[in-house]
């Protein structure tokens, strides 16, 4: 330099173009002598950044930054 692939809670990752969502932690309760497990509540995102298309974008397209893989 080309190509792919990925970037979504504190971590790991879901999400047919039509309200963002689990697990795991983490907060508060109940149990318990007391932790811890179980059980019930909660809270918590500029969906990597800027355009664009569309009524309507995490999803489609351009560009850009990032970390990975392959080629050269």
């Nucleotide at each position: 330099g080309c190509a792919g692939u990925g970037g979504u809670a504190g971590c790991u990752c879901a999400a047919c173009g039509c309200c963002a969502g689990a697990g795991c932690g983490c907060c508060g309760g109940u149990c318990u002598u007391g932790u811890a497990a179980a059980c019930c509540g909660g809270a918590u995102g500029c969906c990597g950044g800027a355009g664009g298309u569309u009524a309507a974008a995490a999803c489609c397209c351009u560009c850009c930054c990032c970390a990975c893989u392959g080629c050269u």
This is a predicted structure of a 72-nucleotide RNA (transfer RNA) from Pleurogrammus monopterygius. The prediction has a mean pLDDT of 80. Rfam family: tRNA.